[in-house]
Small-subunit ribosomal RNA from a metagenome, 1499 nucleotides, folded computationally. The sequence is in RNAcentral, with records from SILVA. Its Rfam family is "Bacterial small subunit ribosomal RNA".

RNA sequence: AGAGUUUGAUCCUGGCUCAGAUUGAACGCUGGCGGCACGCUUAACACAUGCAAGUCGAACGGCAGCAUUACCUAGUUUACUAGGUAGAUGGCGAGUGGCGGACGGGUGAGUAAUGCGUAGGAAUCUGUCUUAAAGCGGGGGACGACCCGAGGAAACUCGGGCUAAUACCGCAUAAUACCGAAAGGUGAAAGCCGGGGAUCUUCGGACCUGGCGCUUUUAGGUGAGCCUACGUUGGAUUAGCUUGCUGGUAGGGUAAUGGCCUACCAAGGCGACGAUCCAUAGCUGGUCUGAGAGGACGACCAGCCACACUGGGACUGAGACACGGCCCAGACUCCUACGGGAGGCAGCAGUGGGGAAUCUUGGACAAUGGGGGCAACCCUGAUCCAGCGAUGCCGCGUGUGUGAAGAAGGCCUUCGGGUUGUAAAGCACUUUUAGUAAGGAAGAAAGAUUACUAUUUAAUAGAUGGUGAUUGUGACGUUACUUACAGAAAAAGCACCGGCUAACUCUGUGCCAGCAGCCGCGGUAAUACAGAGGGUGCAAGCGUUAAUCGGAUUGACUGGGCGUAAGGGGCUUGUAGGCGGCUACGUAAGUUGGAUGUGAAAUCUCUGGGCUUAACCUGGAAACUGCAUCCAAAACUGCGUAGCUAGAGAGCAGUAGAGGGGAGUGGAAUUUCCGGUGUAGCGGUGAAAUGCGUAGAGAUCGGAAGGAACACCAGUGGCGAAGGCGACUCCCUGGGCUGUUUCUGACGCUGAGGAGCGAAAGCGUGGGUAGCGAACAGGAUUAGAUACCCUGGUAGUCCACGCCGUAAACGAUGAGAACUAGCUGUUUUGGCAAUUGAGCUAGAGUAGCGUAGCUAACGCGAUAAGUUCUCCGCCUGGGGAUUACGGUCGCAAGACUAAAACUCAAAGGAAUUGACGGGGGCCCGCACAAGCGGUGGAAGAUGUGGUUUAAUUCGAUGCAACGCGAAGAACCUUACCUACCCUUGAUCCUCGGAAUCUUAUAGAAAUAUGAGAGUGCCUGAAAGGGAACCGAGUGACAGGUGCUGCAUGGCUGUCGUCAGCUCGUGUUGUGAGAUGUUGGGUUAAGUCCCGUAACGAGCGCAACCCUUGUACUUAGUUGCCAGCGCAUUAUGGCGGGGACUCUAGGUAGACUGCCGGUGAUAAACCGGAGGAAGGUGAGGACGACGUCAAGUCAUCAUGGCCUUUAUGGGUAGGGCUACACACGUCUUACAAUGGGCAUUACAGAGGGCUGCAAACCCGCGAGGGCAAGCGAAUCUCUUAAAGGUGCUCGUAGUCCGGAUUGGAGUCUGAAACUCGACUCCAUGAAGUCGGAAUCGCUAGUAAUCGCGAAUCAGAAUGUCGCGGUGAAUACGUUCCCGGGCCUUGUACAUACCGCCCGUCACACCAUGGGAGUGGUCUGUACCAGAAGCAGGUAGAAUAACCUUCGGGAGUUCGCCUACCACGGUAUGGGUCAUGACUGGGGUGAAGUCGAACAAGGUA
Repeated sequence: AGAGUUUGAUCCUGGCUCAGAUUGAACGCUGGCGGCACGCUUAACACAUGCAAGUCGAACGGCAGCAUUACCUAGUUUACUAGGUAGAUGGCGAGUGGCGGACGGGUGAGUAAUGCGUAGGAAUCUGUCUUAAAGCGGGGGACGACCCGAGGAAACUCGGGCUAAUACCGCAUAAUACCGAAAGGUGAAAGCCGGGGAUCUUCGGACCUGGCGCUUUUAGGUGAGCCUACGUUGGAUUAGCUUGCUGGUAGGGUAAUGGCCUACCAAGGCGACGAUCCAUAGCUGGUCUGAGAGGACGACCAGCCACACUGGGACUGAGACACGGCCCAGACUCCUACGGGAGGCAGCAGUGGGGAAUCUUGGACAAUGGGGGCAACCCUGAUCCAGCGAUGCCGCGUGUGUGAAGAAGGCCUUCGGGUUGUAAAGCACUUUUAGUAAGGAAGAAAGAUUACUAUUUAAUAGAUGGUGAUUGUGACGUUACUUACAGAAAAAGCACCGGCUAACUCUGUGCCAGCAGCCGCGGUAAUACAGAGGGUGCAAGCGUUAAUCGGAUUGACUGGGCGUAAGGGGCUUGUAGGCGGCUACGUAAGUUGGAUGUGAAAUCUCUGGGCUUAACCUGGAAACUGCAUCCAAAACUGCGUAGCUAGAGAGCAGUAGAGGGGAGUGGAAUUUCCGGUGUAGCGGUGAAAUGCGUAGAGAUCGGAAGGAACACCAGUGGCGAAGGCGACUCCCUGGGCUGUUUCUGACGCUGAGGAGCGAAAGCGUGGGUAGCGAACAGGAUUAGAUACCCUGGUAGUCCACGCCGUAAACGAUGAGAACUAGCUGUUUUGGCAAUUGAGCUAGAGUAGCGUAGCUAACGCGAUAAGUUCUCCGCCUGGGGAUUACGGUCGCAAGACUAAAACUCAAAGGAAUUGACGGGGGCCCGCACAAGCGGUGGAAGAUGUGGUUUAAUUCGAUGCAACGCGAAGAACCUUACCUACCCUUGAUCCUCGGAAUCUUAUAGAAAUAUGAGAGUGCCUGAAAGGGAACCGAGUGACAGGUGCUGCAUGGCUGUCGUCAGCUCGUGUUGUGAGAUGUUGGGUUAAGUCCCGUAACGAGCGCAACCCUUGUACUUAGUUGCCAGCGCAUUAUGGCGGGGACUCUAGGUAGACUGCCGGUGAUAAACCGGAGGAAGGUGAGGACGACGUCAAGUCAUCAUGGCCUUUAUGGGUAGGGCUACACACGUCUUACAAUGGGCAUUACAGAGGGCUGCAAACCCGCGAGGGCAAGCGAAUCUCUUAAAGGUGCUCGUAGUCCGGAUUGGAGUCUGAAACUCGACUCCAUGAAGUCGGAAUCGCUAGUAAUCGCGAAUCAGAAUGUCGCGGUGAAUACGUUCCCGGGCCUUGUACAUACCGCCCGUCACACCAUGGGAGUGGUCUGUACCAGAAGCAGGUAGAAUAACCUUCGGGAGUUCGCCUACCACGGUAUGGGUCAUGACUGGGGUGAAGUCGAACAAGGUA
């Protein structure tokens, strides 16, 4: 510091997600040790049990219990035991009294300010402590304990009696105390303990002395109370709140100020700088995060506050309205004899409950601290320790070195090997930690005893302090630490491995099981699931979940935006507020500097120190960015004063204008009515119909009525703030601009709320209504048509008045000011010059280009979206939602304001490349058109679908499957079915045998069982060895037309023989990309030329290749025969020839080369000449980048999977040939341009030895017999047919047509039954030119005629070739189909067979309304009134003091009053939950109907 994710790709906007750090955590798996921390975040839920606050006998009366001592009694043995007496001693239960229970400990419910934080302040108190001054004299009366009695289950209570005090109450005295102006007045105490030489004594003591204590006061310290300012969460869908409320006076009250309280007076106080209300919350130092600014949090530790079962209340006290105190009310729990009582763990442990979740009913007061005490000491769940928990941080270990045969095993493999891996084993070492044993600090200071000494004192007592000695105190603790011993011995897991993100393979699974933080994986080859091997990362932990900050500049102060992505208010005016021209002086609020105080400690940072290190602890420094006070400065802002004129405004003179309001006037047109002329249609549409018309329409002429709108002018012209404004005239009226300079002197800009204006539609009341025209009606269209089209037509449109207050109210661009190149047009003023006119210049508008700059791009560009300033409005992912609820406004419709649940990972902007369009332009093609001939109808052939079947093997399926694979299924082929049989079946190895031939039996055959013959080849003298073949055996393996063409190679089809597809460099754009390749011409062509930020190049086109067309040349057999000769009825048959044809080698020829025209003078085109051929001469081969997951695993090859006595192999038979039907491709026909018969010509290209076969003979024929020639320019298939000539048929189901069937045959072949072809005789079906629709062809073509070949034993109407005869037509490119280029729109990109919205139907989810119902909070009014304090008191009681002895003062009880908690009644408000039914919303596989995106077919 970034990354992933919207797209085919790009840039931007924008959300979502991830990587980091952290935690009082929890969960899963795992777990060796130690140190230091931390450990109910939930139910402030309820609590069993134990402990957590006591202490003082040196305050007191005392003596229940224990011990000692003394005495007595009894048992009796000096001693012991038991009982009793004595507070005598140590001590001490209960009690009186003192101090402490207001600290320490817990918790965070409440509290948005009676709180907290920071800085200040004045009107206060403060036990114990320190300091200082002074005092402690003399009396009195009680109440507990205790005793007696009574009640009660208990808790406890009541009555009577005795008694002490540091308990209580007077008296005296007293100040620098208090009150008071002064005079003066008020006002206290307590003793206890230790020691002691004189003196006195009632023998207790007095007295002296020391300590403690007590009383009053001073000063301080500490602690506490109070006041002020500032800061301190969210909500305006909470806007008004307040009656002791705000202030004053007087009084009361308090420690103290104060409406704190009361009476009276005044009418204030708070609030948009957010009062009140609602919700949430203890606050802070700090903690986490972050670069910081910030954001989130407030466990542990520390400061403050609040609370103690819930609510209220006071008492005591220095301090409380009191956690382990009291009273009352309430809920709950417990005891009970039912009458009544007891209790409060948010102390430490612990229990239940809740919860994802949080520990021991431990030890000790040894240390630190606290309470009491003179002290010893006691108490202390504060604290110190231990226990439990990987909860966190830190440290250590689980071994180290060596060790290649790279062991075994695992995994992978291309089978070679690789990897695990120096890892292990082995060898040599070490022993931290754990274990055993031994040793062993520090935490301890005190205290006690004693010695010396100092002070006090009369004192060598005593007390206090100091120094020394002795004694002696440790929970932890089996401590830390050290040493010894044994032995590698006891000690590694977790997550991840598709990208982000470090790390890859195999197997299993097969959109299943599952994973997932986001994108997304999984449908048979998953690096994404599960397992394994390997790897990566952390490590006694590792992952997950939750949560916070970060990344997120994604709320932007630092540090964002608003034309189109979300976002400028519809416009104006103006209040508060914010901001504000020039000059001078003053001031010092802001601002700047300095000083002082404070900013607790801890924390953080730096630097030292201590634990072996670290975490941790600790010393110091810095910091704490803050606040306050004082001093100083005066530039800027503010404030004050005095001026100025450049901003702004006013005056004067002009000026343009559909600016606004009112009144009046006008013509054209439509419609209606009246009248005339006139006759059959009019009207309307894509075409029609509804409608109007013979009762006279429409058309035309004249007249009348009425309403609405104002043609031409008219213009990216004008005016207005916007909405908006358009005939003409008059009246009233607003604003702008120009000019001269006169006046005022900052009067300005913006503008939250507020106010006004505000299209259309709509609403109310009353008018008006010609045309148009929602709704509605009818007619069409259509599958439907509640639409588009047509005929009608009501509201409305118009006027007046009043509402509404919204629009794509748009420049999708807030207002104002300043600055920053130009050019061109236009409106309107002024100036200069010139006038025949365009000229120059100063403004104010309004348009088009454009520089810099800006922008994601598009674009904007002085009228900014540039550069700056001021103010306002608005935005923060999409949907839900221009919504719900609440509120305000409205007659209503509705408007304004405005959420959440839930859901998605996108939604979006601009631009790019394609594709597409019932967009446009240009162009091509047998694409259409013009023609010729067909298909579709018939019969047959063949293929396919379907059906059937044991099987009808499989594949091919729009064009681009269907006479296709198949150039040929009777067996074979053959893959299918049935039946029977084989199991190492190819190769290798071992053994045996040569091979082979003949033959018998069984069988359908394969095969099985026999019999016989036979001894080979090479080498070697021989033995033997080798090769081939057959049989048997063993295991490695063979085999598969089994699956996957969506795992593949290769091959092929198709767009398409269409003219395209790309690259390098350069340029351009942020980029995808563009340019080149576009443009002007031209071409069959991205063919060529020109132009050109492009210049070149490649694959395609063309050419090069083959065939054919002409000529020449060479060669001359098997071909040829002109001339010469021979022979024949005749024939190149022969001699010969090399002329011709021909054969097959070479060469020439055609290139827009030449001429004319057109064209940019180019490319090229048109015409012509010559030529066998002319503009590619004709035909073929040749198929760019790519598309279709096109076809083929059954040609072949091949990965993976499956099968292995079978899905392999063999044999026989059957099937692939089936047949209600449908389709494709063909053949033959339907006839006279024909059929039949007879006769007669002319080819080309091929084939041939398992072959072609002549001649001759036989057969009606298919064919047969015999047999020459030929491996072929020689022989042969081989008579070509249509054609010509002649005869016949005469328009008919025929002398057309030949299917079908019967009979007889031929040929091939082991074999023609299923299931061949052909021949002859006989038979003689449908069919008389074919519906919708559809195919081929542009010249030697279509059509027509025959011939040959491949395959092949045989079997073509198919296929591939060959030649013969030989046409018609093309005006042209509007339309159909396909294609190319340019351009345009797009919401498409698996690309229109695309995408996608809404209703309805179904399921699920959250939510609104809802008769209501239930809970909770709260307002108002009233009732009620416990305990308690205060006040009153006529009732009752009463020790201290006073007394005149009667009583009084005072106190207590009772009663009353005021206040008040709980509770209650009535009526409102808020909020939560629930509710029959209901509204819309979201998501979902698929369904129905239509809509949007292209002109989306009605923009």